A computed fold for a 1481-nucleotide RNA from an uncultured bacterium, annotated as small-subunit ribosomal RNA.
The sequence is in RNAcentral, with records from ENA and SILVA.

RNA sequence: AACGAACGCUGGCGGCGUGGAUUAGGCAUGCAAGUCGAGCGAGAAUCCCGAUAUAGCAAUAUAAAGGGAGGACAGCGGCGAACGGGUGAGUAAUACAAGGGCAAUCUGCCCUCAAGUUGGGAAUAGCCUGCCGAAAGGCGGAUUAAUACCGAAUGUGGUCGUCCCGCGCAUGCGGGACUGUCUAAAGGCGGGGACCGAAAGGCCUGUCGCUUGAGGAUGAGCCCUUGACCUAUCAGCUAGUUGGUGAGGUAACGGCCCACCAAGGCUUACGGGUAGCUGGUCUGAGAGGAUGGUCAGCCACACUGGGACUGAGACACUGCCCAGACUCCUACGGGAGGCUGCAGUCGAGGAUCUUGGACAAUGCGCGAAAGCGUGAUCCAGCGACGUCGCGUGCAGGAUGACGGCCUUCGGGUUGUAAACUGCUGUCUUCAGGGAACAAUGAGCGGGGCGCGAACAGCGCUUCGCCUUGAUGGUACCUGAGAAGGAAGCCACGGCUAACUCUGUGCCAGCAGCCGCGGUAAUACAGAGGUGGCGAGCGUUGUUCGGAUUUACUGGGCGUAAAGGGUGCGUAGGCGGUUUCGUGUGUCGGAUGUGAAAUCUGGAAGCUCAACUUCCAAACUGCAUCCGAAACUACGAGACUGGAGUACGGGAGAGGAAAGCGGAAUUCUCGGUGUAGCGGUGAAAUGCGUAGAUAUCGAGAGGAACACCGGUGGCGAAGGCGGCUUUCUGGACCGAUACUGACGCUGAGGCACGAAGGCCGGGGGAGCAAACAGGAUUAGAUACCCUGGUAGUCCCGGCAGUAAACGUUGUGCACUUGGUGUGAGGGGAGUUAUCCCCCCUCGUGCCGGAGCUAACGCGUUAAGUGCACCGCCUGGGGAGUACGGCCGCAAGGCUAAAACUCAAAGGAAUUGACGGGGGCCCGCACAAGCGGUGGAGCAUGUUGCUUAAUUCGAUGCAACGCGAAGAACCUUACCUGGGCUUGACAUGCAGUGUUCAAUUCCUGAAAGGGAAUGGCCGCAAGGCGAACUGCACAGGUGCUGCAUGGCUGUCGUCAGCUCGUGCCGUGAGGUGUUGGGUUAAGUCCCGCAACGAGCGCAACCCUUGUGAUUAGUUGCCACCGGGUAAUGCCGGGCACUCUAAUCAGACUGCCUGUGAUAAGCAGGAGGAAGGUGGGGAUGACGUCAAGUCAGUAUGGCCUUUAUGCCCAGGGCUGCAAACGUGCUACAAUGAACGGUACAGAAGGAAGCGAGACCGCGAGGUGGAGCCAAUCCCUAAAACCGUUCCCAGUUCAGAUUGCAGUCUGCAACUCGACUGCAUGAAGCCGGAAUCGCUAGUAAAGGCGCAUCAGCUACGGCGCCUUGAAUACGUUCCCGGGCCUUGUACACACCGCCCGUCACAUCAUGAAAGCCGAUUGCACCCGAAGUAGUCGACCGUACCCGCAAGGGGCGUAGGCUCCUAAGGUGUGAUUGGUAAUUGGGAUG
Repeated sequence: AACGAACGCUGGCGGCGUGGAUUAGGCAUGCAAGUCGAGCGAGAAUCCCGAUAUAGCAAUAUAAAGGGAGGACAGCGGCGAACGGGUGAGUAAUACAAGGGCAAUCUGCCCUCAAGUUGGGAAUAGCCUGCCGAAAGGCGGAUUAAUACCGAAUGUGGUCGUCCCGCGCAUGCGGGACUGUCUAAAGGCGGGGACCGAAAGGCCUGUCGCUUGAGGAUGAGCCCUUGACCUAUCAGCUAGUUGGUGAGGUAACGGCCCACCAAGGCUUACGGGUAGCUGGUCUGAGAGGAUGGUCAGCCACACUGGGACUGAGACACUGCCCAGACUCCUACGGGAGGCUGCAGUCGAGGAUCUUGGACAAUGCGCGAAAGCGUGAUCCAGCGACGUCGCGUGCAGGAUGACGGCCUUCGGGUUGUAAACUGCUGUCUUCAGGGAACAAUGAGCGGGGCGCGAACAGCGCUUCGCCUUGAUGGUACCUGAGAAGGAAGCCACGGCUAACUCUGUGCCAGCAGCCGCGGUAAUACAGAGGUGGCGAGCGUUGUUCGGAUUUACUGGGCGUAAAGGGUGCGUAGGCGGUUUCGUGUGUCGGAUGUGAAAUCUGGAAGCUCAACUUCCAAACUGCAUCCGAAACUACGAGACUGGAGUACGGGAGAGGAAAGCGGAAUUCUCGGUGUAGCGGUGAAAUGCGUAGAUAUCGAGAGGAACACCGGUGGCGAAGGCGGCUUUCUGGACCGAUACUGACGCUGAGGCACGAAGGCCGGGGGAGCAAACAGGAUUAGAUACCCUGGUAGUCCCGGCAGUAAACGUUGUGCACUUGGUGUGAGGGGAGUUAUCCCCCCUCGUGCCGGAGCUAACGCGUUAAGUGCACCGCCUGGGGAGUACGGCCGCAAGGCUAAAACUCAAAGGAAUUGACGGGGGCCCGCACAAGCGGUGGAGCAUGUUGCUUAAUUCGAUGCAACGCGAAGAACCUUACCUGGGCUUGACAUGCAGUGUUCAAUUCCUGAAAGGGAAUGGCCGCAAGGCGAACUGCACAGGUGCUGCAUGGCUGUCGUCAGCUCGUGCCGUGAGGUGUUGGGUUAAGUCCCGCAACGAGCGCAACCCUUGUGAUUAGUUGCCACCGGGUAAUGCCGGGCACUCUAAUCAGACUGCCUGUGAUAAGCAGGAGGAAGGUGGGGAUGACGUCAAGUCAGUAUGGCCUUUAUGCCCAGGGCUGCAAACGUGCUACAAUGAACGGUACAGAAGGAAGCGAGACCGCGAGGUGGAGCCAAUCCCUAAAACCGUUCCCAGUUCAGAUUGCAGUCUGCAACUCGACUGCAUGAAGCCGGAAUCGCUAGUAAAGGCGCAUCAGCUACGGCGCCUUGAAUACGUUCCCGGGCCUUGUACACACCGCCCGUCACAUCAUGAAAGCCGAUUGCACCCGAAGUAGUCGACCGUACCCGCAAGGGGCGUAGGCUCCUAAGGUGUGAUUGGUAAUUGGGAUG
């Protein structure tokens, strides 16, 4: 884009189309083929005349023989019924289409021409009558007509025969002649003068018929060529088969049929599946692909199968006979039927209409005609099924109304949309008018022409009149009225036009693909809005397109799917140079055909359009004829360049056979010799005192051939390696001669074909599947070890596969180069067979153009072309099943489908990873020192417990963490008691002494209750508090996976990027890699890169040295004064110190080294030396890391409670486990005594001196100090004494008693003191932590929090003060480069197989059930043909007759044969216990 569609929602009108696609399933009912009386007999109803009779006076009435008109029903006869209409079952060719042929044919009605139409006969329907039957129907008798039937005559003609002429395309065809042979008919209806006749009529004439013949037209039959589906897992088929002769048969050719003869014929045959074919239709740029409904042409069929009859035509849709199935009627004896005609019905189905009107038109049948018939047809009805057209209004209208939705609360949007005002009037509705399609024909009247004797008549033609409409009172026109009756569907994540809110919470659901949904969903559902289309809109199904995704146009095969394992070669395809001819293909022209419709262009008619009509073009094709001759083909001839032969050479693991050789392994024998050997990561099994291994000598046997040996050689590939000989294939080089296209490729075919395997026979040293043992291991049916059989070897045969790989078919040609190497030849030059240069062939590497997705290939192409072969078409299923072929088997070759997935795959890129590599760091290891892990205690965590033990932190990077202080408070938890605009903020309205405050009662308190009860103002009133009510407050409630901010970690690791340029199709790369160097992407050099940013470093603080400035509260050298003593005082600012500013260090200098660089090593100077020490400082990022309980914050939840207040309790609970610490286990110690030396801090509800009291914690007291002024001010160390190795004079837990302090309060649950008590513990398993110098270790001091304290924690300060580092193999972490990758959530990745369970499809399977079909046989209806035909009939012939002949026929028989039966095969489908694998979860 399309549709004969269906389904969902919706639905105003009209035009034109279209509508049983499924069960070719079954059918009630009605209709669908009749007509002709001008062919014939008979003839009802009805009408007219009416002798006569009756009645009557009569007119007349009634009856009625008869006559006439009329023509129903039925019959004989003629024509039609073979058309029209339906359907697509069958059919792959007896069909269809295109083009031819019939010299091999027929053709009713129709047209033209020629000729004729004479004279007889015998029957039979009907009618009447008899009989049988339920019916359908049948059988007799009598009688009758014809355009029915039968002889005869005539013969223009025709047929046959003979002869002649002409022609052609083989058989033959056409014409002519002849005394030859055979051969025809029917009448009907009109008109009419003369003549004849009693009449009828004859006769004449017109017309319709009939007969014979010729021609035409139409229709049909037969034949030929070509074309159009799938399947080779159908490869061979065929006995009337192929041909001939003869006879038969047909309209006609023909094995069409038969007899005989010959042995042929076909091959995408034969078989299977599917299917009506075509014009056309849909799609497509086209080529194609799909399709064949409506319309048109052809075919086939008519319940299923068979058969003939009649006829011009049928093997006949609404005819006949038979068989079968089904349905109906029946009196059970028998009968009837065939909607795939039009309607309609049932069934099945997702699904397809009215039991309508009319013959008015068009057409058909019959008829002389009128006319009759016609479910053909024309109309109408139903269905949005399609298509086309129209409408549902138009214009104005802003405080941008209400409502809805959204909102940042300002507003926005729906939206000029509505309301409202004005206008119009299509369609619908009503009323009125109102077509075309109608032309004929007949009749009547008139004119012209023809036949004719004719002014009859008939025919032709023309004019006038009259008459005919189903659709339909429709189309159309006019009027009226009123915006009044007329809009939905789908979508809105991307593709794809269109976005928000709410609900939901991996639920419900969506989905064409990708994919949405797990609490902020533009993707689900609803709403608002928007987009698209619009009487429709979506969905589903199907076809083509997109899909160059079967590639003719127009693809590929090194690695993505794809080169056959290799060669030889058949058919086929393709083929060098040149001449001539022919004219196959090819090209040009002409003629015929290519139906119409359709499509395209132009025009016309319906108001337009759809639709219809006309004209043109087109129908790309086929056939015939004429022409051209370049190319192709064919025929004839020539040529040498392709190909080959001969000659001369050398190279080679090319092949086959025979023989020979040495080294080594093993075994046997003998000698020497002694305890081990062997084997491994380490071992063990194994061998060995019966003498191994080792070693010497001799022998046996088998297999393989070291060195040479080489991207060296040879071969088609597989493959080929000691030496010699024989036989043998091929290639190469050189120079001449010869043949003359002999060539290339190669479906089938044939041959070769590694290893392993199989069969038979040998052989068997070593090695070694299977197997055994030993190890390893969780296991180890493995890897390792000790043994060991097939096999490996030889001969004969099979097998036929490999990563048979260059993953690259063969051949030929062309297209820049460089450099090796093997073989041969040439040149130059030589002592030289060396080197050097050139040519040919082979074999490698690098690389240009070009090609390629890239990688790469690149004269040995994967470049550019030609020829031929093979192969591919998403992954899995599967190289599998079934079938076939081959094989002894194993198995090989050929080779699917169901089902399932949305990928599978290639190359390259960036990362990440590796029990990959290289380089390098770090207390990472190592070297050391001290700890932890064991004990007791402290503290945190888990777990358990509990009313609650609030919450968070959880590998490193949670666990002395948030917490720099849980008795109450804190506090978030629990129990209980209370409050409700609230403990806290803001606003509004109302009331206003109700409030606050004070006092009292109650209560554990909170709270509740009662009483008194403001300020300004004279007053009215106001202010403030409070209360009532409304907005709201409040929440340590949830979500750190909605967030901000802050933090941890990798990591103070050296990295992370950008701009421009360059490279690459691109991802991306380069820079940032490389050579050095550094702590460092630090620096230097190099470089398609050049620069830059964030990091590093430096700048900052502190510390180490010095200077300057400043000297109080600090200091005291000098001067003076004073004390028991002290910078205590005066004085001073030199020193120390304090705290501000500077200086100093930069590889600056020297030597060496290094690329002369960067740097490194050493040295000098210096307080300090190579970043001097320490700190602050943390790149791009990672971990959805941590925190909603610090604060902030979106959303959600709560609102007499999840908020707030209070009391008490809990956070301190204790079988257990872990982390972090403290104290120890002692003599480097403990205790006692004596005696020194700090730094940094803090101090007002504070620090608190001296003094006094207490054993002590502490108390009393209060000087001084808002601080370099006062307070606090060390311990280890050192000097002595005691202890003497012990659970102790170690250790101090636990417990008892007595106290101190803080505080409203130390019971749960504080710290401290004294006395007493005196537990575990004697240095700590596996394992594990910190530290590289003023560090570790050890010692004390201070501070924050704080009433007090659980601090043994944290943060700081000083004192004493080590040991060790060979080094980078290993563990851990990290950086750079490189490599592999099937990983990318990135190795905590990915992923394989078994087993278990569930589901699905499928193979096999004893069988079972169908379908189709072959062959053989049996039976054999109807019927044609043949034959018999004594019965019957007989019109013809002979005959006087009898009779005979002839003809016909009933019936019998024969051949053929449908259906049926029996047997046996084949193909195919279904099903099946069980079983095999496969797919998915």